[in-house]
RNA sequence: GAGAAGGCUUCCGGAGAAUCUCUUAAAUGAGAUGCCGAAGGUGCAAGGUCUGCUGCCCACGCUGCAGACCGAAACUCUCAGGCAAACGGACGGAUGAAGCACG
Numbered sequence: 001g002a003g004a005a006g007g008c009u010u011c012c013g014g015a016g017a018a019u020c021u022c023u024u025a026a027a028u029g030a031g032a033u034g035c036c037g038a039a040g041g042u043g044c045a046a047g048g049u050c051u052g053c054u055g056c057c058c059a060c061g062c063u064g065c066a067g068a069c070c071g072a073a074a075c076u077c078u079c080a081g082g083c084a085a086a087c088g089g090a091c092g093g094a095u096g097a098a099g100c101a102c103g
Stems, first nucleotide, its partner, number of pairs: 001102001008096001010094004018033005034083003040079001041077001043075001047070007055062002
C1' cells in the first nucleotide's frame, strides 16, 4: 500500500402465536387450558473416518456386511424463549474500528 472470509460496534428493515377465571391503581400478580419458532439449545440425511468379519488378490488395494464416531439447515423437538406495545429477534443492508493472507 492493499485489505478476502468470519467475528465485533453503530444505524435501518425484520415474521409467527391467547383466551378464560380470580386479583391489582396498573397488561399488577396468580391459576387453567391452548398456541408460536427467527435468541440460545436438542435430534439427523447424503457423505466421511476408524475397527471387525467375509470374498478377490503375491502384495498394495478393493467389494459386501456389522459396529463406533464425525456430520447442515429457515427441517425437527419445544428444554429455554415467546404469544398488546416496548424490549428482544434468525436473517438482510449500510457503517466504523481491529485483524490475517498478499505486495